[in-house]
Predicted 3D model of a 65-nucleotide RNA (transfer RNA) from a bovine gut metagenome. Its mean pLDDT, the model's own confidence on a scale to 100, is 80. The RNAcentral record of the sequence draws on MGnify.
């Protein structure tokens, strides 16, 4: 510096239900694959604390690369 889905990032003027693509599964289409289309599922935001009405965002320690 970096650390957010199974893998590749985005979000850092603090703000409402946390996202994108790929991949997974379900459907639809199709002679039958792929391809396209529409749905679902999956995150304690590397970990503990602290600060605030509120933290993925800020401090503070602490742990992998």
């Nucleotide at each position: 510096c970096u650390g957010u889905a199974g893998c590749u990032c985005a979000g850092u003027u603090g703000g409402a239900u946390a996202g994108a693509g790929c991949g997974u599964u379900c459907g639809c289409c199709u002679c039958c694959u792929a391809a396209g289309c529409g749905g679902a599922a999956g995150g304690u935001c590397g970990c503990u604390g602290g600060u605030u009405c509120a933290a993925a965002u800020c401090c503070a320690g602490u742990c992998a690369g």